Notes: The prediction has a mean pLDDT of 88. A computed fold for a 269-nucleotide part of an RNA from a Candidatus Omnitrophota bacterium, annotated as large-subunit ribosomal RNA, domain VI.

[in-house]
Context: one part of a larger RNA
RNA sequence: CGUAGGAAACUUGAGGAGAGCACUUUCUAGUACGAGAGGGCCGAAAGUGUAGAACCGCUCGUGUACCUGUUAUUCCGCCAGGAGUAGCGCAGGGUAUCGAUGUUCUGAACGGAUAAGCGCUGAAAGCAUCUAAGCGCCAAGCCAACUCCAAGAUAAGGUUUCCCAACCGGUUUUCGGUUUAGAAGACUCCUCGUAGACCACGAGGUUGAUAGGCGGGAGGUGUAAGCUCCGUAAGGGGUUCAGCUUACCCGUACUAAUAAGUCGUUCGG
Numbered sequence: 001c002g003u004a005g006g007a008a009a010c011u012u013g014a015g016g017a018g019a020g021c022a023c024u025u026u027c028u029a030g031u032a033c034g035a036g037a038g039g040g041c042c043g044a045a046a047g048u049g050u051a052g053a054a055c056c057g058c059u060c061g062u063g064u065a066c067c068u069g070u071u072a073u074u075c076c077g078c079c080a081g082g083a084g085u086a087g088c089g090c091a092g093g094g095u096a097u098c099g100a101u102g103u104u105c106u107g108a109a110c111g112g113a114u115a116a117g118c119g120c121u122g123a124a125a126g127c128a129u130c131u132a133a134g135c136g137c138c139a140a141g142c143c144a145a146c147u148c149c150a151a152g153a154u155a156a157g158g159u160u161u162c163c164c165a166a167c168c169g170g171u172u173u174u175c176g177g178u179u180u181a182g183a184a185g186a187c188u189c190c191u192c193g194u195a196g197a198c199c200a201c202g203a204g205g206u207u208g209a210u211a212g213g214c215g216g217g218a219g220g221u222g223u224a225a226g227c228u229c230c231g232u233a234a235g236g237g238g239u240u241c242a243g244c245u246u247a248c249c250c251g252u253a254c255u256a257a258u259a260a261g262u263c264g265u266u267c268g269g
Stems, first nucleotide, its partner, number of pairs: 001152001005163007015149004021049007033038001051106005059100003066093005071086006111143002117137004164268001165179005185263004189205005210256003213252005219245003226239005
């Protein structure tokens, strides 16, 4: 820009893309077969491997914004308690997130038309012949079926809902004209993340829980400081499953999403 008014949702599927794997064991059955040794086809079931997808309840990692221990040194006048630096100083754990080594799932089944092949009927050619007319069976392959994209599919689809003023003149259901208006909706802008390079997408913008803060909780760490008791002291006990706590959950307008602007018209050849 188009999809013959504008808009918001929900869709159909022309077409396209993806997937399509391999193996083992058991039963049938030690059966058919075979002198024996050996050992099935067909069918049924249970698994495995390799790939792929999704996810984080479990397991294991990550987790330099969480907690703890600890060395050296500097500083906060000293003690106590802390802070800085040393690869996050080192070490032990660890929420959210992300991930795999973790979990779940996928390949299928059914159908249609066929290839090679196997047939029926059957002449040319009194026979024979799957073929010449006609009719069947049959493959991991083809078309569907499964997953995803998809109406710029210009043949541009469908459904639902929403929106579009007043006045004047006339031939007054119709038509013409003039004026200011600016609908539904969208965007700018702002708070953000389940999204993300940007854009886009999604959640919100006071008729508000979108982010921060605050309150509570979960989870993590592991029993704070101070005081007190025991011990000469190092240290230990009590208060105390304490104290602290990032990304998680719930609540709460305290702070910030204020205010404002732009596009988009008047019933549609």

The source organism's lineage runs through Bacteria, Pseudomonadati and Candidatus Omnitrophota.